Transfer RNA from an uncultured Verrucomicrobiales bacterium, 73 nucleotides, folded computationally. It matches the Rfam family "tRNA". By type it is a transfer RNA.

[in-house]
RNA sequence: AGGGGCAUAGCUCAAUUGGUAGAGUAGUGGUUUCCAAAACCAUUGGUUGUGGGUUCGAGUCCCUCUGCCCCUG
Numbered sequence: 001a002g003g004g005g006c007a008u009a010g011c012u013c014a015a016u017u018g019g020u021a022g023a024g025u026a027g028u029g030g031u032u033u034c035c036a037a038a039a040c041c042a043u044u045g046g047u048u049g050u051g052g053g054u055u056c057g058a059g060u061c062c063c064u065c066u067g068c069c070c071c072u073g
Stems, first nucleotide, its partner, number of pairs: 001072007010025004019056001027043005049065001051063003
């Protein structure tokens, strides 16, 4: 220099051919227990990396930029 992949909750990751953003874990509260742990129940938490575009509608499609990883030379 050229090519490819990834970026979503504190963390690990889902999200069908574009149609209400979810799970586990963690946090908080409760049940249980002599107290705790474990278990169980409830609940909180998101500008989907930045900036634009397309669309009635974008995590998803297009462009730009940033970061990380890989390949070629």